[in-house]
RNA sequence: GGGCCGUUAGCUCAUUUGGUAGAGCAUCCGGUUUGCAUCCGGAAGGCGGCGAGUUCGAAUCUCGCACGGUCCA
Numbered sequence: 001g002g003g004c005c006g007u008u009a010g011c012u013c014a015u016u017u018g019g020u021a022g023a024g025c026a027u028c029c030g031g032u033u034u035g036c037a038u039c040c041g042g043a044a045g046g047c048g049g050c051g052a053g054u055u056c057g058a059a060u061c062u063c064g065c066a067c068g069g070u071c072c073a
Stems, first nucleotide, its partner, number of pairs: 001072007010025004019056001027043005049065005
């Protein structure tokens, strides 16, 4: 320098070919318990790495940049 993959909630990851984003764990509240843990129920939490474009509409398509991984030189 070039190819490919990834960048979504605090963490790990989904989101089946574009139609107003979810799960598990963690956190908080409640129930259960003498109490803790376990278990059960609920809540809060992200507008999707950044910018631009296409579209009525983009996490999802296109382009540029940044960061990480990997391979080649």